The part of an RNA shown here (small-subunit ribosomal RNA, central domain) has 351 nucleotides and comes from uncultured Aerococcus sp. The RNAcentral record of the full RNA draws on ENA and SILVA. The organism belongs to Aerococcus, within Bacteria.

Context: one part of a larger RNA
């Protein structure tokens, strides 16, 4: 390397977008690169294969002939495939138009609940915490009530294997820009298409810069408890950070541990958005259809566990990726970065 293979044994890239590049739908006409064939000429002897002969035999070995040299040229054809060219078509894929649903993004205003904080009334000794305490607060008047302010973060119920996004993730109302998405009409384009090394764009928490903000929570830290000890777990208290702007990092158990795309392979039963049709006063109910989400099951798969039209079944195309276990996601180098580190990414040894 062949080849096996990636849900859970090593192995899917976090996700998109898209240049090169592989791979592409139905007809018809041509070309003849690729293919397939026929002739020519080359493919040195020797070797190795066959055949027959020479060394008294046989082996090595000599001779003669044949065979093969899987190749490469030049030249006739031959046209089903793939390629290249011309035309055309509509089922792939895109447009319009007509509806439909949504926590899809950005950016602006606005509410109401609770926390805390300030004031001021009322009121009087507690409060708070915990297994049980104590640190803590508190007669300078807390706690708990009442009213009024304040500010900042976070949107109970509606809430649902409900919904929308490529992922990451997105939930209080409005209003303003803006992306996708499915139906149903077959009206227009006519393969415009898939996939996608690199590139580019994105990307939870935490972290990192420069400037605001800081109720609540809270890594550090401090104190108090347990406890042999307690750098913990409990408990009073707290800074960074959590919250916005810009900018950076670019990583997760970024998981359905399942890569995208397309076609075919029983059924039942849940629910979302839609569309015909039937029945109906209305609610509702049935049939059939797309597109999502869930559950159980049949062939088939599979080490099992499981999956099973949302495949991990049968097939075909592109891309990442694996190759015992530990050194090691370590070391050197490179590139990226304010750092922190990330990204590539080994071997000696050793089992």
């Nucleotide at each position: 390397u062949u080849g096996g293979g990636c849900g859970u044994a090593a192995a899917g890239g976090g996700g998109g977008c898209g240049c090169a590049g592989g791979c592409u739908g139905c007809u018809u006409c041509u070309u003849a690169a690729g293919u397939c064939u026929g002739a020519u000429g080359u493919g040195a002897a020797a070797g190795c294969c066959c055949a027959c002969g020479g060394c008294u035999u046989a082996a090595c070995c000599c001779g003669u002939g044949g065979a093969a040299g899987u190749g490469c040229a030049u030249u006739g054809g031959a046209a089903a495939c793939u390629g290249g060219g011309a035309a055309g078509c509509u089922u792939g894929a895109g447009u319009a138009c007509a509806g439909a649903a949504g926590a899809g993004g950005a950016a602006a205003g606005u509410g109401g609940a609770a926390c805390u904080c300030c004031a001021u009334g009322u009121g009087u000794a507690g409060c708070g915490g915990u297994g049980g305490a104590a640190u803590g607060c508190g007669u300078a008047g807390a706690u708990a009530u009442a009213u009024g302010g304040a500010a900042g973060a976070a949107c109970a119920c509606c809430a649902g294997u409900g919904g929308c996004g490529a992922a990451a993730g997105c939930g209080a109302c409005u209003u303003u820009c803006u992306g996708g998405u499915c139906u149903g009409u077959c009206a227009c384009u006519g393969a415009c298409g898939c996939u996608g090394a690199g590139g580019c764009c994105u990307g939870a928490a935490a972290g990192c810069g420069u400037g605001g903000g800081u109720a609540g929570c809270a890594a550090a830290c401090a104190g108090g408890a347990u406890u042999a000890g307690a750098u913990a777990c409990c408990c009073u208290g707290g800074u960074a950070g959590u919250c916005c702007a810009c900018g950076c990092c670019g990583u997760a158990a970024a998981c359905g541990a399942u890569g995208a795309g397309c076609g075919c392979u029983a059924g039942g039963u849940g629910u979302u958005g839609g569309a015909g049709g039937g029945u109906u006063u209305c609610c509702a109910c049935c049939c059939u259809u797309c597109a999502g989400u869930g559950c159980c099951g049949c062939a088939g798969c599979u080490a099992a566990c499981g999956c099973a039209u949302u495949a991990a079944g049968c097939g075909c195309u592109c891309c990442g990726c694996c190759u015992g276990g530990g050194g090691a996601g370590u070391a050197c180098g490179a590139c990226c970065g304010c750092a922190a580190g990330g990204u590539u990414g080994a071997a000696a040894c050793u089992c």

It matches the Rfam family "Bacterial small subunit ribosomal RNA".